This is a predicted structure of a 477-nucleotide part of an RNA (small-subunit ribosomal RNA, 3' major domain) from a metagenome. Its Rfam family is "Bacterial small subunit ribosomal RNA". Rfam links the family to the GO terms structural constituent of ribosome and ribosome. The coordinates come from a structure-prediction model, not an experiment, and the mean pLDDT is 83.
Context: one part of a larger RNA
RNA sequence: UGACGGGGGCCCGCACAAGCGGUGGAGUAUGUGGUUCAAUUCGACACAACGCGCAGAACCUUACCCGGGCUCGAACGGUACAGGAUCGCUCUGAGAGACCAGAGUUUCCCUUCGGGGCUUGUAUCGAGGUGCUGCAUGGCUGUCGUCAGCUCGUGUCGUGAGAUGUUAGGUUAAGUCCUGUAACGAGCGCAACCCUUGUCGUUAUUUGCCAGCGGUUCGGCCGGGCACUAUAGCGAGACUGCCGGCGAUAAGCCGGAGGAAGGUGGGGAUGACGUCAAGUCCUCAUGGCCUUUAUGUCCGGGGCUAUACACGUACUACAAUGGGCGAUACAGAGGGUUGCCAAACCGUGAGGUGGAGCUAAUCCCAGAAAGCCGUCCCCAGUUCGGAUUACAGUCUGCAACUCGACUGUAUGAAGUUGGAAUCGCUAGUAAUCGCGAAUCAGCAGGUCGCGGUGAAUACGUUCCCGGGCCUUGUACA
Numbered sequence: 001u002g003a004c005g006g007g008g009g010c011c012c013g014c015a016c017a018a019g020c021g022g023u024g025g026a027g028u029a030u031g032u033g034g035u036u037c038a039a040u041u042c043g044a045c046a047c048a049a050c051g052c053g054c055a056g057a058a059c060c061u062u063a064c065c066c067g068g069g070c071u072c073g074a075a076c077g078g079u080a081c082a083g084g085a086u087c088g089c090u091c092u093g094a095g096a097g098a099c100c101a102g103a104g105u106u107u108c109c110c111u112u113c114g115g116g117g118c119u120u121g122u123a124u125c126g127a128g129g130u131g132c133u134g135c136a137u138g139g140c141u142g143u144c145g146u147c148a149g150c151u152c153g154u155g156u157c158g159u160g161a162g163a164u165g166u167u168a169g170g171u172u173a174a175g176u177c178c179u180g181u182a183a184c185g186a187g188c189g190c191a192a193c194c195c196u197u198g199u200c201g202u203u204a205u206u207u208g209c210c211a212g213c214g215g216u217u218c219g220g221c222c223g224g225g226c227a228c229u230a231u232a233g234c235g236a237g238a239c240u241g242c243c244g245g246c247g248a249u250a251a252g253c254c255g256g257a258g259g260a261a262g263g264u265g266g267g268g269a270u271g272a273c274g275u276c277a278a279g280u281c282c283u284c285a286u287g288g289c290c291u292u293u294a295u296g297u298c299c300g301g302g303g304c305u306a307u308a309c310a311c312g313u314a315c316u317a318c319a320a321u322g323g324g325c326g327a328u329a330c331a332g333a334g335g336g337u338u339g340c341c342a343a344a345c346c347g348u349g350a351g352g353u354g355g356a357g358c359u360a361a362u363c364c365c366a367g368a369a370a371g372c373c374g375u376c377c378c379c380a381g382u383u384c385g386g387a388u389u390a391c392a393g394u395c396u397g398c399a400a401c402u403c404g405a406c407u408g409u410a411u412g413a414a415g416u417u418g419g420a421a422u423c424g425c426u427a428g429u430a431a432u433c434g435c436g437a438a439u440c441a442g443c444a445g446g447u448c449g450c451g452g453u454g455a456a457u458a459c460g461u462u463c464c465c466g467g468g469c470c471u472u473g474u475a476c477a
Base pairs, nucleotide, nucleotide: 001477002476003474004473005472007471008470009469010468011467012466013465015461016460019425020424021423022422023421026316027315028314029313030312031311032310033309034307035306042053043052064302065301066300067299068298069297070296076126077125078124079123080122081121082120083119084118088105089104090103091102092101093100108117109116110115128291129290131289132288133287137285138284139280140279141278142276144274149188150187151186152185153184154183155164156163157162168179169178170177194268195267196266197265199236200235201234202233203232204231205230208226213223214222215221239262242256243255244254245253246252318418322377323376324375325374326373328371334365335364336363339358340357344353345352346351384415389410390409391408392407393406394405395404431453432452433451434450435449436448437447
């Protein structure tokens, strides 16, 4: 100087408390451990591994296993020699295919006619490796933590390590600001500048409007118009600016006015010096090592989907604030030409036929759902719950056996609110309800977004956990 303390003081955080809803019990989905296996590819392991890499394993992917092939090689560059049209396309035979054998076809471009381009073969120098080492590395990332800290120059003090500044009194979300002060300044962080949302003005009008007029087959449908809504550019607006009180007359705090918004308005992006030899050599790059008729590469099939069991994360329930049926209302944000697919018709349905429109504020996906209204059920393992199983089908795709999703009929399991323990959340939040997108041929209970309905509680900081500042002890570094 740090680190640590079941030392002290001050302060903060859904840290506790106060509340609401869960997990832990059931069934299933999914990841992991273990076990098994020819293989169940590999990585990730407290928080910070375990719906994680994987924004989507039937083949492919694929790295694993079995078997069948190739060896200048699946892709690329250089040199030498040789051949040329080779390549390509079509067909036949064998084969699980890769590929092998044969037949046919096309038979190139430039040229200074030397050759060059292109391509095949041989030889050779490079190849290739998801092989090892993340404890050799770059880059990227997680975490403490959006915590308020981390430092420097000059000066001063100290023999020195170092100290001071950065401590103190207030204050703040903040090393934020004020005052004081052997310090005076400065940098990286904080804040602001950026995006979005909330109000208004203006500009624009291919959506919106009967707002005012006319027509109307009643649909902004037509004429017509940008007033309103909206869209998307430019501005305004919030600064403790104003008033009162408290305070050192400071910084600031409390209350009030005005205001759409009030004291960083809400949300996001933004992550200081560093820590964990944290994670990643399987994104990529890369040192070293290893491999080179194999640890490379092509193909068929299998596996990653196994399953006594254990754990994590979710979904669906156990019902009446509910379930079924009928009728009816209101979003936002997205996506669409290899695509989204309307009307109409067929089918109980998944879906099929069909083909209008749309390169999209124009057409389509698209019915939002919870809600509201009416009606049935009457507390039961049930008109709750839907696992499991049987049969019949639909769709995608060479191909749904291992191993896809969905539909119909039948079947109807566990489950009556969950031990010890444990998690999330402070407001348009929790809870609850649906919708969209990426990946994607197909496959979403996951992820990332979007809106609808919409609470309860916070006395307080004694305690648990994590953190910041000062101080104290130390046989620790």